[in-house]
Molecule: FMN riboswitch aptamer (RFN element)
Organism: Bacillota bacterium
RNA sequence: GUCCUCCUUCAGGGUCCGGUGAAAUUCCGUACCGGCGGUGAUGGCCGAAAGGCCGAGCCCGCGAACCCCAGGCAACUGGGGCCGAUCCGGUGAAAUUCCGGGGCCGACCGUUAGAGUCGGGAUGGAAGAAGGGGCUG
Numbered sequence: 001g002u003c004c005u006c007c008u009u010c011a012g013g014g015u016c017c018g019g020u021g022a023a024a025u026u027c028c029g030u031a032c033c034g035g036c037g038g039u040g041a042u043g044g045c046c047g048a049a050a051g052g053c054c055g056a057g058c059c060c061g062c063g064a065a066c067c068c069c070a071g072g073c074a075a076c077u078g079g080g081g082c083c084g085a086u087c088c089g090g091u092g093a094a095a096u097u098c099c100g101g102g103g104c105c106g107a108c109c110g111u112u113a114g115a116g117u118c119g120g121g122a123u124g125g126a127a128g129a130a131g132g133g134g135c136u137g
Stems, first nucleotide, its partner, number of pairs: 001135001004134007017029003031117002033106002035062004043054004057104002066081006086102005108120003
């Protein structure tokens, strides 16, 4: 320096309070939460500068889960499918990202009663992040 290869570590938050009921953190009224990379308006913050930090759940993409096919004794591997949700106003040359307001979304299995928040697969897996070695100069 590169991101070809190997190793190590890390890598998800949330139902307060009340109602009905025999029974619900599952229904109703509320409350609360927001993985990873990119974009990042010519933005914001810090700094004398160099530079550093912050910035989208619903824009683009990725991940877990679930389903199918093939291979395998199995662990698992390869391929395919599925894969949620945003508007209005303001500023501006430019914003689905900023500011203000309103709205919306959330796998599977389980459960005395239907779950984004409870229990479980999961002391798992993983997008990826950081560090180190090999490698190259």